[in-house]
RNA sequence: CACGUGCUCCGGGGUCGGUGCAAUUCCGAACCGGCGGUCAAAGUCCGCGAACCGGCGAGCGUCUCCGCGAGGAGCCGCACGUCGGCCGAUCCGGUGGAACUCCGGAACCGACAGUCAGAGUCUGGAUGAGAGGCAGCACGGA
Numbered sequence: 001c002a003c004g005u006g007c008u009c010c011g012g013g014g015u016c017g018g019u020g021c022a023a024u025u026c027c028g029a030a031c032c033g034g035c036g037g038u039c040a041a042a043g044u045c046c047g048c049g050a051a052c053c054g055g056c057g058a059g060c061g062u063c064u065c066c067g068c069g070a071g072g073a074g075c076c077g078c079a080c081g082u083c084g085g086c087c088g089a090u091c092c093g094g095u096g097g098a099a100c101u102c103c104g105g106a107a108c109c110g111a112c113a114g115u116c117a118g119a120g121u122c123u124g125g126a127u128g129a130g131a132g133g134c135a136g137c138a139c140g141g142a
Stems, first nucleotide, its partner, number of pairs: 001141001003140006009133002015029004030121002032110002034048004043108002052085006059078003063074004090106005112124003
């Protein structure tokens, strides 16, 4: 301190009332917004991540079959790696050289499983995983 390798740390927010036998799920009114990028700050632009589905790889395990045996083959399951699929939603006006990002206004969106009754906000997988970070340490390198 350009860069490389290893390790460590950090890494998601949000509810009240009404009806009802029963709802933080319905109705009414509220509230919330991961990561990188973008001439300028983004839930809605361009990408990424989590959940779910599938292919392939090597690993472990159960069972079946073959073999005198060492061992081999096949089905299924589990977790891992990798590749792919799936994956929501914005406009108008203003300022400006530049903004679907700022200011003003009006909209819209939100995985899966559970539930006396339908969930972005409750519970759960999850004390997990993770995009990533001008983060820290060590070594290498310059």
Molecule: FMN riboswitch aptamer (RFN element)
Organism: Naasia sp.